A computed fold for a 372-nucleotide RNA from a Desulfosarcinaceae bacterium, annotated as Bacterial RNase P class A. Its mean pLDDT, the model's own confidence on a scale to 100, is 75. RNAcentral holds the sequence, with entries from ENA. The gene name in the source record is rnpB. Rfam family: Bacterial RNase P class A. Rfam classes the family as a ribozyme. Its family is annotated with dimeric ribonuclease P complex, ribonuclease P activity and tRNA processing in the Gene Ontology. Taxonomically the source falls in Desulfosarcinaceae (Bacteria, Pseudomonadati, Desulfobacteria, Desulfobacterales).

RNA sequence: GAAGCAGGCCAGAUGAUCGCCGGACCGUUAGGGUCCGGAGGAAAGUCCGAACACCGCAGGGCAGGGUGCUCCAUAACGUGGAGUCGUGGUGACGCGAAGGCAAGUGCAACAGAAAGCAGACCGCCCCGCCAUUGGCGGGGUAAGGGUGAAACGGUGCGGUAAGAGCGCACCAGUUCUUCGGGUGACCGAAGAAGCUAGGUAAACCCCACCCGGUGCAAGACCAAAUAGGGAGGCGCUAAAGUGCGGCCCGCACAAGUCUCCGGGUAGGUCGCUCGAGGUGUCGGGUAACCGGCAUCCCAGAUGAAUGAUCAUCAACUUUUUGGCGGGUAACCCCAUAAAGUGACAGGAUUCGGCUUAUGGCCUGCUUCGGCC
Repeated sequence: GAAGCAGGCCAGAUGAUCGCCGGACCGUUAGGGUCCGGAGGAAAGUCCGAACACCGCAGGGCAGGGUGCUCCAUAACGUGGAGUCGUGGUGACGCGAAGGCAAGUGCAACAGAAAGCAGACCGCCCCGCCAUUGGCGGGGUAAGGGUGAAACGGUGCGGUAAGAGCGCACCAGUUCUUCGGGUGACCGAAGAAGCUAGGUAAACCCCACCCGGUGCAAGACCAAAUAGGGAGGCGCUAAAGUGCGGCCCGCACAAGUCUCCGGGUAGGUCGCUCGAGGUGUCGGGUAACCGGCAUCCCAGAUGAAUGAUCAUCAACUUUUUGGCGGGUAACCCCAUAAAGUGACAGGAUUCGGCUUAUGGCCUGCUUCGGCC
């Protein structure tokens, strides 16, 4: 210098003017004045986990869903930290749908003779027949060829009619046993068993653990107008009406009016912002995180406020000018003036995460190249 990897930080500052939302105080009922506070790292997506609220629920099981290496953290998590194993990268480092297919059941295109208690197309060997260096039939054989993503360990020696873990040595792997290290996943060593066992569980399934539903439009309280409901009083004089199966008597109801009660709606109040809280410091821990002490109070709107303009300063970019600054040079540094730039995006019960969007700065590390 180039190309990368990992982590952290910031999200302009101050002032003035005009406005908006909330609170406290002061006049006081015209509505005003003063002071204080007023979005984020993601407020977003609403994907996980909780607090809280209401509904449901004896306990246990089944069904269903989720999670899936280990230990730790946490209120909890599908999140995080530190590791193990696997895998990608020269490396810094990244990634992992990482329990079980040597429990059961199932599935697998094409090619190929054969694809799951394997398998005989060619080849090799043996036997029989015909015949003469071959053909036909029967049998053995997985060492060689060929097919395939995959053909049931590899090399060598022995062995055999030819072969074969059939036997042996070494190597690779698996399982088991013992020992050592580790809390553990797991790692290392020795020995034993010819054990060689294909893939697929984001196939059914098995195993372990977890799981009730709905969400602040939860939910609680106050409560109009109008309409309707219930109870009681008056009315029910006369007639008519309805019911007591047809008729009479009788009884009840009935229009209207007054009082009271209760439910719902509009509207209002609460829930509502002091919380698994922020900041600083000390201590524990590799870390996530936890604890002690001190200190701070930091939006609560409800068609929904947090804005606009100007000035100064700071940052960056481009250009101008200056430097008895540096360098061989490209260029860099300091000062100067002008112009320009500042992203993604905005609360709505509250927290812990994840994911996505986005401008810039800094630090550490890796690989390669050049020079000393």